[in-house]
RNA sequence: GCGGAGGGCUGGAUGGCCGCGGGCGGGCAACCGUUCGAGGAAAGUCCGGACUCCCUGAAACCACGGUGCCGGGUAACGCCCGGGCGGAGCGAUCCGACGGAAAGCGCCACAGAAAUGAAACCGCUGCGCCCCUCGGGGCGCAGUAAGGGUGAAACGGUGGGGUAAGAGCCCACCGCGCGACGGGUAACCGGAGCGGCACGGCAAGCCCCACCGGGAGCAAUGCCGAAUAGGGAUGUCGCGGGGGCAACCCCGGGGCUUGGCUUCGGCCCCAGACAUCCGGGUUGGCAGCUUGAGGCACGCGGGCAACCGCGCGUCCAGAGGAAUGGCCAUCCAGAGGGGGCAACCCCUUGGACAGAAUCCGGCUUACAGGCCCUCCGCGCAU
Repeated sequence: GCGGAGGGCUGGAUGGCCGCGGGCGGGCAACCGUUCGAGGAAAGUCCGGACUCCCUGAAACCACGGUGCCGGGUAACGCCCGGGCGGAGCGAUCCGACGGAAAGCGCCACAGAAAUGAAACCGCUGCGCCCCUCGGGGCGCAGUAAGGGUGAAACGGUGGGGUAAGAGCCCACCGCGCGACGGGUAACCGGAGCGGCACGGCAAGCCCCACCGGGAGCAAUGCCGAAUAGGGAUGUCGCGGGGGCAACCCCGGGGCUUGGCUUCGGCCCCAGACAUCCGGGUUGGCAGCUUGAGGCACGCGGGCAACCGCGCGUCCAGAGGAAUGGCCAUCCAGAGGGGGCAACCCCUUGGACAGAAUCCGGCUUACAGGCCCUCCGCGCAU
C1' cells in the first nucleotide's frame, strides 16, 4: 500500500423568533413566569419477567406445549459469556434444531436384481449334458459381493497371500468398536491392550430421556358521583266524551288502506304524569403511572469474560389517541461546480432509520454519512 475479520461510538452544533405537552408558582379568569420534554432502535410484539385480576386446599401423576453438548452469568429466558465437538476458510474468524438410532414402531422417493433379520442383473468359476468351423457356444445345478452397472446410501479401504473363482478366509498398514489407566468441575481429550469387524440413514415421522410451563392482560384492576335516556319497586292522581255494578253499548278525533275522487268497511292510535328508593351500563373523573431486579456519570475491588460488589453524585418524559415542531442566521461533516502551480478561495446543495403510551431484561428487523480500536493475509522498503 492493497484485500479482509471482529468490535465499539456517533448519527448535526450555537443563537434568535413563533408554537406544542407535563410539573411547580402567581392570577377570579383569560393568561403570565419558571423548569423538564424520545430512541439506539421508542419498531416487530418473537421470547423471559415484574405487577393486576380470574381459576386453584397442597403436592404428585397423566395429557398438551416448550427447551435440548458442557460449565458459568442472571429475577428469569429460547438471552449473554467461556469451553468442547463437527463443518468452512491459508488465516483473523464464521456457521451448527449439537441429547438418545445396540428401548420400540415407522419410513428410505427415483434408479436398481437387491434398501437392511438385505441382494446374483451383467460378469467370474466348478461340475453335468448337448452343439461345434476346435477358437468356443448353449442349457441346467452349484459357488462367488473381487469387478461392472444403479443409487444419497449396497454389510470397511490399500497391498500381499490364498483359492476353481472369490471372500477378514489369513497377514501388514490405515480405519472402526470395546477399553485398563491418565487429564479435565463437565462436555470431552489422550490411550496400554483386546476384537477380524460389527452397530446403514432419518428423532426437522412417532417415540424415549432430562428440565421448564395454570389462564388473561394496564382496554389488567380498584375507587367516585351528578345530569340525561333506559330498567325495577312502592305510593298518589288519572285513563277522549256519555251510559251501565259489570260484561258491554252509543258518540267523537287522528293516521293507514286502489292511479285519482267519493261512500261503506277494515286495521292502528288517542294515558300516562309526579314523588321516593334500588340496581346496572355508556360517557366522564381519580388511582394504577413511573423511585425501579432502575438508568447515567465518576472512582475502587473481584472475575479470562458475561457479570458481580462497594463508594459518591444525579431523579432522569410521563398526559388523554397522544406534546417533543417550524422558520431564519452563522458554522461543521459530506456531495457537485468554478478559479488557482499549490496552500486555499467562491457558489450551490446538504444530515439516515424512525418515533414513547404500565414498566423492565433480551432477540430480531430498519438505518445516509462519519470516527475509533484490535486482529489476519499478500506485496514493497529498511
The prediction has a mean pLDDT of 76. The RNA shown here (Bacterial RNase P class A) has 382 nucleotides and comes from uncultured Roseicyclus sp. It was read from a public genome assembly, where an Rfam model found it. Of the family's consensus pairs, 95% are formed in the model. It matches the Rfam family "Bacterial RNase P class A". It is annotated as a ribozyme. Rfam's curators write: Ribonuclease P (RNase P) is a ubiquitous endoribonuclease, found in archaea, bacteria and eukarya as well as chloroplasts and mitochondria.